RNA sequence: CUAUUCUCAUAGAGGUGCCCAUGCGGGGCUGAGAGAUGGCAACAUCAACUCUUUGAACCUGAUCCGGAUUGUGCCGGCGGAGGGAAUGGGAUGGCCAAAAAA
Numbered sequence: 001c002u003a004u005u006c007u008c009a010u011a012g013a014g015g016u017g018c019c020c021a022u023g024c025g026g027g028g029c030u031g032a033g034a035g036a037u038g039g040c041a042a043c044a045u046c047a048a049c050u051c052u053u054u055g056a057a058c059c060u061g062a063u064c065c066g067g068a069u070u071g072u073g074c075c076g077g078c079g080g081a082g083g084g085a086a087u088g089g090g091a092u093g094g095c096c097a098a099a100a101a102a
Stems, first nucleotide, its partner, number of pairs: 001094003005091006011052004017029004035046004058083003064077004
């Protein structure tokens, strides 16, 4: 100096579904995550989790298409489609130079 790796610090981005029961209390499915509080609601704040440009975290397409299911982005397609949020320190690897020693 550099890397598609790891780690730390701070900052930022994102989603929160489906089914059953109930006066209240709850139970089940997938997943990293389906939570708490406030609000008539729209939504907001916080927690946990994930992701931060070689970016499938997440959004649009989508009231999409095929399969399965009690049901649901549950699985696959769509997707070499389009969007989408970062800086620094350290470790390790690679390359080069200088100095010292022999």
Molecule: TPP riboswitch aptamer (THI element)
Organism: Hyphomicrobiales bacterium